[in-house]
Overview:
A computed fold for a 75-nucleotide RNA from Microbacterium sediminis, annotated as transfer RNA. Its Rfam family is "tRNA". Rfam's curators write: Transfer RNA (tRNA) molecules are approximately 80 nucleotides in length. By type it is a transfer RNA.
RNA sequence: GGGGCGGUAGCCAAGAUGGUCAAGGCAGCGAGCUCAUAACUCGACGAUCCGCGGGUUCAAGUCCCGCCCGCCCCA
Numbered sequence: 001g002g003g004g005c006g007g008u009a010g011c012c013a014a015g016a017u018g019g020u021c022a023a024g025g026c027a028g029c030g031a032g033c034u035c036a037u038a039a040c041u042c043g044a045c046g047a048u049c050c051g052c053g054g055g056u057u058c059a060a061g062u063c064c065c066g067c068c069c070g071c072c073c074c075a
Stems, first nucleotide, its partner, number of pairs: 001074007010026003019058001029043004051067005
């Protein structure tokens, strides 16, 4: 330099066929249980928006373009 895959909450991660309010788990928070802690159980909750910037569209996490970062392959 060329190609492929990926970037979504503190962490992991689904959504990719454009269309409700962007799933779920862990962590964290409150309570129960316990002498206490852990484990377990119950409850309430986190994205005002999906790496950044543009474009298309009535409508974009999803499609198009450029750029940045990570992993892999080729040279």
About this RNA:
The RNAcentral record of the sequence draws on ENA, MGnify and Rfam.